[in-house]
């Protein structure tokens, strides 16, 4: 170089111009809200995006918890506000290797389901094989063992050798495989070694069973103000009030009147401003200290968009990439500013879309 | 901005919860009735079950990933 893996970083710098939002200083105008000129400061992302999880805030509900129903998460030890996310470690698969992927708790609680094919799908004997018995020797029926062999399937009595049988078969032995709520070391742990006891397939992304975890609803939440309309008709209704009754007062139940906070519909009216809404689990450091890392602790610095039919563009000159040319030097020219995409209460992730550099490892293919 | 359903033959649906054969109506074809034509009758075509990965012997189905559609939410009395 080549093919292959991982991981970082960056998506555009400086100056000047012109426009547009926001914030704010001064000046005019105006009773006033504000409106305009001027000047200073600010202005999209790495994913704003999908809304897939965790939050924070708000408002309803319940106001002690558990249980019942429901949803989600599942190896171990750590991180963090939290998470189904992040890191390191176990086990397991792929890969010649660098590395990668895993819904990775239980199938020996129980239920259930394995379609077709097949004798059988979890408890069974079609061919075959052995053994009795009967019948005309060859072979046929019966009865009985047999899961080693053929055969069906996605899957078939743990695998392979041997010993052992009439044939055979964890019946038994050696080595391996798998299970163990059995014992010993190690390890914090997941889990590995030994010892020893069993050897009935597979599905939980089927129900389920164990372990933890979750109230619901989302900024059009939820809070003032203001404008109009009919301070309009129905329905439910917690809760008080008064009457009769159950019983002699009381508590308390029940029915019927009456008021009724609130909510739901049906008619109607308005399509206004504020705050929520930017100082926060904040950003930045080539800084110091702890940890293998995720990360925590310090310390210094710094304030960073807040629209509401929705601002964040346009140009222009210099540096930057990149290509071509030579008289090779920091020379000439020429082209470039794309790509995926844009806030919308607001984090910390995950996942998806994209354009670029770069840095380590691996394989040893080709070339020196 | 937030919520929520749906994608299956040309249409409009069921099937999906509980996995093994895709059916149902209208249209379409061809036959028959009919003098013709409709009706009616009998047979037939015709689906990458949006996409793309998984989980299982197997997937329209169960799970995540994406991509497209239609719906709802305003405030006041």
């Nucleotide at each position: 170089g080549a093919a292959g893996u991982a991981g970082a970083a960056g998506g555009a710098g400086c100056a000047g111009u012109c426009g547009c939002g926001c914030u704010u200083u001064a000046g005019a105008c105006c009773g006033a809200c504000g409106u305009u000129u001027a000047g200073a400061g600010u202005g999209a992302g790495g994913a704003a995006a999908g809304u897939c999880c965790g939050a924070g805030c708000u408002c309803c509900a319940c106001a002690g918890a558990a249980u019942c129903g429901g949803g989600g998460c599942g190896c171990c030890c750590g991180g963090u506000a939290a998470c189904g996310c992040c890191g390191g470690g176990g086990c397991g698969g792929a890969g010649c290797g660098a590395u990668c992927c895993g819904a990775c708790g239980g199938a020996a609680a129980g239920u259930g389901c394995c379609a077709c094919a097949g004798a059988a799908a979890c408890a069974u004997a079609c061919c075959g094989c052995c053994c009795c018995g009967a019948c005309u020797u060859a072979g046929u029926c019966g009865g009985g063992g047999u899961a080693a062999g053929g055969g069906u399937g996605a899957a078939a009595u743990c695998g392979c050798g041997g010993u052992g049988u009439a044939a055979g078969a964890g019946a038994c032995c050696a080595c391996g495989g798998c299970c163990g709520c059995g014992c010993c070391c190690a390890g914090u742990g997941a889990u590995g070694g030994g010892c020893c006891g069993g050897u009935g397939g597979g599905c939980a992304a089927a129900c389920c069973c164990c372990g933890c975890c979750c109230g619901g609803a989302g900024c059009a939440a939820g809070g003032c103000c203001a404008a109009a309309u009919a301070a309009g008709g129905g329905a439910a209704g917690a809760g008080g009030a008064g009457u009769u009754g159950a019983u002699u007062c009381g508590c308390u139940c029940c029915g019927c009147u009456u008021u009724g906070a609130u909510u739901c519909c049906c008619g109607g009216g308005u399509a206004g401003g504020c705050c929520g809404c930017a100082g926060g689990a904040g950003c930045a450091g080539a800084c110091c200290g702890g940890g293998c890392a995720a990360c925590c602790g310090g310390c210094u610095g710094c304030c960073c968009a807040g629209a509401u039919c929705a601002a964040u563009g346009a140009c222009u000159g210099c540096a930057g990439u990149c290509c071509c040319u030579c008289u090779c030097g920091c020379a000439g020219g020429g082209a470039u500013g794309a790509a995926c995409a844009g806030a919308a209460c607001u984090c910390g992730g995950c996942u998806u879309a994209u354009c670029u550099u770069c840095u380590g490892c691996u394989u040893u293919c080709g070339c020196u | 901005c937030g919520g929520g359903g749906c994608g299956u033959a040309g249409c409009g649906c069921a099937g999906c919860c509980u996995g093994g054969u895709a059916g149902c109506g209208c249209a379409c074809u061809u036959g028959c009735u009919u003098g013709g034509g409709g009706u009616g009758c009998a047979a037939g075509u015709g689906g990458u079950c949006g996409g793309c990965c998984g989980u299982u012997c197997a997937a329209a189905u169960c799970g995540g990933c994406u991509c497209g559609c239609c719906c709802c939410g305003a405030c006041c009395a």
About this RNA
Predicted 3D model of RNase P RNA and transfer RNA as a complex of 445 nucleotides. The coordinates come from a structure-prediction model, not an experiment, and the mean pLDDT is 77. Rfam match: Bacterial RNase P class A.